[in-house]
RNAcentral holds the sequence, with entries from Ensembl Plants, GtRNAdb and Rfam. Transfer RNA from Chlamydomonas reinhardtii, 73 nucleotides, folded computationally. A source record names the gene tRNA-Val-TAC-1-1.
RNA sequence: GAACUCAUGGUGUAGCGGUUAUCACGUCAGAUUUACACUCUGAAGGUCUCCGGUUCAAUCCCGGAUGAGUUCA
Numbered sequence: 001g002a003a004c005u006c007a008u009g010g011u012g013u014a015g016c017g018g019u020u021a022u023c024a025c026g027u028c029a030g031a032u033u034u035a036c037a038c039u040c041u042g043a044a045g046g047u048c049u050c051c052g053g054u055u056c057a058a059u060c061c062c063g064g065a066u067g068a069g070u071u072c073a
Base pairs, nucleotide, nucleotide: 001072002071003070004069005068006067007066010025011024012023018056027043028042029041030040031039049065050064051063052062053061
C1' cells in the first nucleotide's frame, strides 16, 4: 500500500427494512435462611462507533471516516 471481516447495556451475544433492541453473566432491591450460599421475583443499565445518503420508515441498505482483526504485497 491492497483485499476481506467486525464495531449493539459493565462483559459476551441475538436481531429478514416495520411500530420504545434479545438472551446469558454481572450489578441493585425484595422473598427464602439464625446467617451465608443456592433458588425465586422484580428493577436499573444501550445516543446500536461517528458523519452523510436512500426510504413513509434504517441496528439492518449505500458512501465516507475512525478503531480492531485476518490475509496478501
It matches the Rfam family "tRNA". From the family's description: Transfer RNA (tRNA) molecules are approximately 80 nucleotides in length. It is annotated as a transfer RNA. Taxonomically the source falls in Chlamydomonas (Eukaryota, core chlorophytes, Chlamydomonadales, Chlamydomonadaceae). Model confidence (mean pLDDT): 81 of 100.